[in-house]
RNA sequence: AGAGUUUGAUUCUGGCUCAGCGCGAACGCUGGCGGCAUGGUUAAAACAUGCAAGUCGAACGCGAAAGGGAGCAAUCCCAAGUAGAGUGGCGGAAGGGCGAGUAACAUAUUCCUAACGUGCCCCAAGGUCAGGGAUAGCUCAUCGAAAGAUGUGGUAAUACCUGAUGACACUGCGAGAUUGAAUGAUUUUGCAGUCAAAGGCUUGCUGCCUUGGGAGCGGGGAAUAUCCUAUCAGCUAGUUGGUGAGGUAAUGGCUCACCAAGGCUAAGACGGGUAGCCGGUGUGAGAGCACGGCCGGCCGCAUCGGGACUGAGACACUGCCCGGACUCCUACGGGAGGCUGCAGUAACGAAUAUUCCACAAUGGGCGCAAGCCUGAUGGAGCAAUGCCGCGUGCAGGAUGAAGCCCCUCGGGGUGUAAACUGCUGUCAGGGUUCAGGAAAUAAAUGACCAGACCCAAAGGAAGAGGCGGCUAACUCUGUGCCAGCAGCCGCGGUAAUACAGAGGCCUCGAGCGUUGCGCGGAAUCACUGGGCUUAAAGGGUGCGUAGGUGGAUACACAAGUGCCUUGUGAAAUCCCAGGGCUCAACCCUGGAACUGCUUGGUAGACUGUGUGUCUUGAGGUCGGUAGGGGUCGCUGGAACAGUUGGUGGAGCGGUGAAAUGCGUAGAUAUCAACUGGAACGCCAAGGCGAAGGCAAGCGACUGGGCCGAUUCUGACACUGAGGCACGAAAGCGUGGGGAGCAAACGGGAUUAGAUACCCCGGUAGUCCACGCCCUAAACGAUGUACACUAGAUCGUGGAGGCUCUGACGCCGUCAUGGUCGAAGCAAAAGUAUUUAGUGUACCGCCUGGGGAGUACGGUCGCAAGAUUAAAACUCAAAGAAAUUGACGGGGGCUCACACAAGCGGUGGAGCAUGUGGCUUAAUUCGAAACAACGCGAAGAACCUUAUCCAAGGCUUGACAUGCACGGAUUAGUUUGCUGAAAGGUGAAUGACACUCGCAAGAGUGGAACGUGCACAGGUGCUGCAUGGCUGUCGUCAGCUCGUGCUGUGAAGUGUCGCGUUAAGUCGCUUAACGAGCGAAACCCCUAUCAUUAGUUGCUACCAGGUAAUGCUGAGGACUCUAAUGAGACUGCCGGUGUCAAACCGGAGGAAGGUGGGGAUGACGUCAAGUCCUCAUGGCCUUUAUGCCUUGGGCUGCACACGUGCUACAAUGCAGCCGACAAUGCGAAGCAAGACCGUAAGGUGGAGCAAAUCACAAAAAAGGUUGCCCAGUUCAGAUUGAGGUCUGCAACCCGACCUCAUGAAGUUGGAAUCGCUAGUAAUCGGGGAUCAGCUACGCCCCGGUGAAUAUGUUCCUGAGCCUUGUACACACCGCCCGUCAAGUCAUGGGAGCCGGGAGCGCCCGAAGUCGCCCUAUUUCAAGGGUGCCAACGGCAAGCUCGGUGACUGGGACUAAGUCGGAACAAGGUA
Repeated sequence: AGAGUUUGAUUCUGGCUCAGCGCGAACGCUGGCGGCAUGGUUAAAACAUGCAAGUCGAACGCGAAAGGGAGCAAUCCCAAGUAGAGUGGCGGAAGGGCGAGUAACAUAUUCCUAACGUGCCCCAAGGUCAGGGAUAGCUCAUCGAAAGAUGUGGUAAUACCUGAUGACACUGCGAGAUUGAAUGAUUUUGCAGUCAAAGGCUUGCUGCCUUGGGAGCGGGGAAUAUCCUAUCAGCUAGUUGGUGAGGUAAUGGCUCACCAAGGCUAAGACGGGUAGCCGGUGUGAGAGCACGGCCGGCCGCAUCGGGACUGAGACACUGCCCGGACUCCUACGGGAGGCUGCAGUAACGAAUAUUCCACAAUGGGCGCAAGCCUGAUGGAGCAAUGCCGCGUGCAGGAUGAAGCCCCUCGGGGUGUAAACUGCUGUCAGGGUUCAGGAAAUAAAUGACCAGACCCAAAGGAAGAGGCGGCUAACUCUGUGCCAGCAGCCGCGGUAAUACAGAGGCCUCGAGCGUUGCGCGGAAUCACUGGGCUUAAAGGGUGCGUAGGUGGAUACACAAGUGCCUUGUGAAAUCCCAGGGCUCAACCCUGGAACUGCUUGGUAGACUGUGUGUCUUGAGGUCGGUAGGGGUCGCUGGAACAGUUGGUGGAGCGGUGAAAUGCGUAGAUAUCAACUGGAACGCCAAGGCGAAGGCAAGCGACUGGGCCGAUUCUGACACUGAGGCACGAAAGCGUGGGGAGCAAACGGGAUUAGAUACCCCGGUAGUCCACGCCCUAAACGAUGUACACUAGAUCGUGGAGGCUCUGACGCCGUCAUGGUCGAAGCAAAAGUAUUUAGUGUACCGCCUGGGGAGUACGGUCGCAAGAUUAAAACUCAAAGAAAUUGACGGGGGCUCACACAAGCGGUGGAGCAUGUGGCUUAAUUCGAAACAACGCGAAGAACCUUAUCCAAGGCUUGACAUGCACGGAUUAGUUUGCUGAAAGGUGAAUGACACUCGCAAGAGUGGAACGUGCACAGGUGCUGCAUGGCUGUCGUCAGCUCGUGCUGUGAAGUGUCGCGUUAAGUCGCUUAACGAGCGAAACCCCUAUCAUUAGUUGCUACCAGGUAAUGCUGAGGACUCUAAUGAGACUGCCGGUGUCAAACCGGAGGAAGGUGGGGAUGACGUCAAGUCCUCAUGGCCUUUAUGCCUUGGGCUGCACACGUGCUACAAUGCAGCCGACAAUGCGAAGCAAGACCGUAAGGUGGAGCAAAUCACAAAAAAGGUUGCCCAGUUCAGAUUGAGGUCUGCAACCCGACCUCAUGAAGUUGGAAUCGCUAGUAAUCGGGGAUCAGCUACGCCCCGGUGAAUAUGUUCCUGAGCCUUGUACACACCGCCCGUCAAGUCAUGGGAGCCGGGAGCGCCCGAAGUCGCCCUAUUUCAAGGGUGCCAACGGCAAGCUCGGUGACUGGGACUAAGUCGGAACAAGGUA
């Protein structure tokens, strides 16, 4: 100090989230030791038990017993004047606990008390005399269960009473002095009146009384400060003040009587909610924000409520009285109690400790003291609750064990880690010993803590969270949108670094995480330190009250302000320095600080206040001036509608097209007259008004502005919360008016529907008067005022200057309305003297989106509604501007067989073929708009052929490599049985190399074979894990880069513009200059020529020969073959064009503007296609999803579609005659001539590995004959019969031939395809695959050979520029509302239930005060009564919350329904 998250990307706005620190915490996992702290935050709900306040015999009178001793015993002595209770004194008002109440009666700070008190303590002065009567205890008696009570008798005091004395005390009446702002204070003095005392003991101490002073502690008062709420705006009768009285220590309506009518409030009264306050604590750079636990100060409380008594002090935590609730005891009559003291219980709760030890220390009470009491306190116990410290060992130890994990199988990690060797001894453990806490003190005194030394032994002591980004840390396996994770973004749908486990790693460490809460980051409430044109945000406009702010100048004052200063700001805390515990935490000492309040002084600039002066702000006066400014009245013409009359005669009107409607009862049209209401054309970058708004002309009344003036006043000003006024349209009320227009409504159309858009009608309304309403995208989405800060230009209104004058023109000037533009500002768009610039003053408003401008409440309104204005819940965005794309039923330019113009088809028929569907045991699989469908398949009868089906078999396998073992079993050949075959099971024969050996033979080895193990195999899955290949946009002209420049940036520029091209082709211009991939060119074929070469090709000349033929010799001329070259480049001419590029025309030329054709396919798009060509990750399978075999299927047929063939005929068909090609192919081949067969074909075989031989006949064309428009001499499906060929085999399921049969079909609906020239159309030929063939398919070859287009409106597609966008998965996009379903929160709601605060009335305990009575010497006491008054009750409301049949909208939810409102001109902006 920032980071993540809105977008395809960007900048901004804006929210959400994270990283930090903290805690009286809790929870999860884990847990060795010690020190110091902390520990019921919830039920101020209830409490068993024990303890927490007593003490004094030196105030007083009483006064035991156990036990012991003596004695026979009675009894006595000791215990002992002890224990004990009582009178009396002091203390129980402190200490300790808690925070319910309390928003001021409190607290903090600074002051005041001249309005007050004070036991114990200290100082000073004085005094302490004389008497008296009671009473508790005790005794006896009585009542009661008890608690306790009553009576009799008698007793003491430092208890109580009387008297005396008495002042510098108090009271009253006087006289002076000093002093204060003052009521007064202080002091001197005169007179009168009033009031004291207590003794005790150890004989010098202590107590007592009066008075004064002090210290400390209290009472009271003032100012300032102290949370939220206006959806609380008015509150108040003791209320505010006065006089008098009472009361108090004391002021005071504190209380009472009387009088007056005040007092408080927008600087927030009153009401509601919440809360003890402070020193301080946490956080923060600070300012702030949040908090107030422990420690300290103050306040309040003590079961709830009320009350007083005693006392120096209380309205009293462990005192009293009364009332209530609750608990306990009870003999039912009555009693007892108060842990918010320390422990503890139960309850509540996420959650918080021992019914411990001691008065040794510190302190408190009492006491002369010893001492007693002390749950204050000191300690210990429990809890990782926090902070701090220590340890769990240290050193050596491998190219590095094992295990585990990963792996490219080579290795790597864990890792010097371990083992092992050596060493040390903290803590815990055991033993011994003993300082200190213990002093101001001579002794005594330790609950508890602790020090030192020795022993043993690495032994007893490590986990938690995390590892996708933020955020340090990565791999494997499992899982498969499941299980789960998640703080935000988000992970998970078969290769998950995000789930779970493991290995490894990271962080912290006796802890680590999670949750909660606070601050921070958040400048995200902005004082420091924000904003309001479009992101949230300027009030619709003005006038003006309070308030805030305010021109020039002089003087004064000193409130603000600066400086100096006084007192205070408790201690602790924080900070600094030093010191003490071994360090630290912790503690001690000192300093600083406590930013504040306060006293006195000083300064006089600025603000303020007062007084005076001024004119420039503001206003007035005078003279001009423009104007749809306002109100009222009168008048006018055009148009429209109606009425009457004339002309006229069939339609009019309306629309995209129609219809409804009007019209022969005469419309529309046209002429004339009259009536009616509303609105005022043209003039226009214009004018006026505060805004809304204002328009024919004239008049009356009236507001404001501007200009000019050597005129007047003298700051009179600006803004403006509340308030008041005005305020479009629609709407409301009353009364008029009503031509046109026109919600609602009716009809006609459109449509799937059409409650709309269009059309025909039409009522409120629109108009007038009066009264309401008070809202608008009331917009410049821009509050008002003032000052300053470049200009240019065009209007409107005024007054001036220049030229002799005038017009015109020019020049400056004031006001006002526009446009462009610099600086500046702004996220950008933009704005820019009419500011969104730079400043000042004041007001209004904003703080994520939705819920919602909604609910409730208030105010206003006749109503409609307006205004003010939330919350629950929900999302991680919502949004602004700009960028690049994409898209548009947006625009412009351009292109393409895209359309048009043509030619021929498809769609109808039959057949072929592919697909869907159906069927099936199986009909294997893939391809799916264009870009699947005569596609993979350039050949399914078996084979092919597949996890296609049925059946039968094999299991290291049909195929590859390696290892181990076996042994001659083996390969090959022949053969038996079984079987459909595969296979199974036999028999015979029978190899090779090497060594030894004469040989027989023996041994070894490789291959083979068998057995076993590794493995093979898979057309099994995933084309959405992939490579490669391919399709498509598209042979469209595009796609990019470097440097520079522009922009905050995404990006732009270049690549735009103009012209041109087939082309981002080229030229020109140019903040761009260059370059690359594409286009073009280079390559191949073809068209012309040349050169070279001349067989198998060719044959002009010469020669020979044949029935004939380049047949032969010969030749290279020609054709041809096949190699090398030439040729075409807008090169030349004319015109157009910018002096260009280029285009148009022409010449020459075989060919002319790319000559024709092919190959060649940019960046990319479609998760396009293919795991079944091949390759390949992962997964699956292994006596099967592998392999072999037989048979079947892939050919199955109510149907639908695609692609084709053949036709429907005469431009034809059939027969006969009869020309002219090119490309290819041939040895398991092509096959001539010949013969046989009607034919398919057969027999046979010359020739040919081919410019030589063969396939091979080219066909259409041409000639001729027949047919004569018919289902035919068209067409050939289908079927019957007979054959041929291939093949192991033509049943399912081949082709061909002959004879016979002779179906549909007579040119094809909507729709749709191809083609721009050697093209379409038409004709035949060849080849691949192949035994044969389903080929009518596919790929080539040549023959004949057209028509049309000189256009771009439309359909489709494409390119460039531009525009809009709420799209970016990109229009097959996005997205709205009702309805239906589920969940959640919430409003209304007949009511029902509960809480809170008060008013009125009733009752009225205890008690103070007052009064009366009885009684007494008095004080008391008793009885009665009055006021006040707690609790309780009655009644009517107020307010808050819960609940409620039903009901309203809202939010969210996976693919629901209906439409299609918005975003493009969103199809009606």

This is a predicted structure of a 1469-nucleotide RNA (small-subunit ribosomal RNA) from a metagenome. Its mean pLDDT, the model's own confidence on a scale to 100, is 84. The RNAcentral record of the sequence draws on SILVA.